The RNA shown here (transfer RNA) has 77 nucleotides and comes from a candidate division WS1 bacterium. The coordinates come from a structure-prediction model, not an experiment, and the mean pLDDT is 81. Its Rfam family is "tRNA". By type it is a transfer RNA.
RNA sequence: AGGGGCAUAGCUCAAUCUGGCAGAGCACCGGUCUCCAAAACCGGCGGUUGUGGGUUCGAGUCCCGCUGCCCCUGCCA
Numbered sequence: 001a002g003g004g005g006c007a008u009a010g011c012u013c014a015a016u017c018u019g020g021c022a023g024a025g026c027a028c029c030g031g032u033c034u035c036c037a038a039a040a041c042c043g044g045c046g047g048u049u050g051u052g053g054g055u056u057c058g059a060g061u062c063c064c065g066c067u068g069c070c071c072c073u074g075c076c077a
Stems, first nucleotide, its partner, number of pairs: 001073007010026004020057001028044005050066005
């Protein structure tokens, strides 16, 4: 330099075929239980879907640019 993949909650990941109310587990917070704590159970909080545009009635999903990370190929030394 060329090609490919990935980016969604604090973490790990879902979200039908090119599209129709953004979710789960863990963590965290509160409660029940316990002498206390852990475990278990119940409840709750938590999102600029990397970023900027475009298409559309409607975008996490489709298109374009950019950024970061990973993989493959190549070039110079």